[in-house]
RNA sequence: GGUUGCAACAUCCCCGUGGAUUGGGUGACAAGUCACAGCGAAUCCACUGCAACC
Numbered sequence: 001g002g003u004u005g006c007a008a009c010a011u012c013c014c015c016g017u018g019g020a021u022u023g024g025g026u027g028a029c030a031a032g033u034c035a036c037a038g039c040g041a042a043u044c045c046a047c048u049g050c051a052a053c054c
Stems, first nucleotide, its partner, number of pairs: 001054007013040001014038001016047007023039001025036004
């Protein structure tokens, strides 16, 4: 330098951080649109930390 695996820290357990995409939830509302959030759904990118390998 590269690759792979993992999340210790956490007010049961699970959940490292930020962003994006798809599909959901809730609210407003005439439609459309907009907003909200631990969406206990998936995928991708970058980053933090731990470990292994080349």
Source information
The prediction has a mean pLDDT of 85. This is a predicted structure of a 54-nucleotide RNA (nadA riboswitch) from Edaphobacter aggregans. The sequence is in RNAcentral, with records from Rfam. Taxonomically the source falls in Edaphobacter (Bacteria, Terriglobia, Terriglobales, Acidobacteriaceae). Rfam family: nadA riboswitch. The family's RNA type in Rfam is small RNA. On this family, see Chen et al., Nucleic Acids Res 2020: "Structural distinctions between NAD+ riboswitch domains 1 and 2 determine differential folding and ligand binding".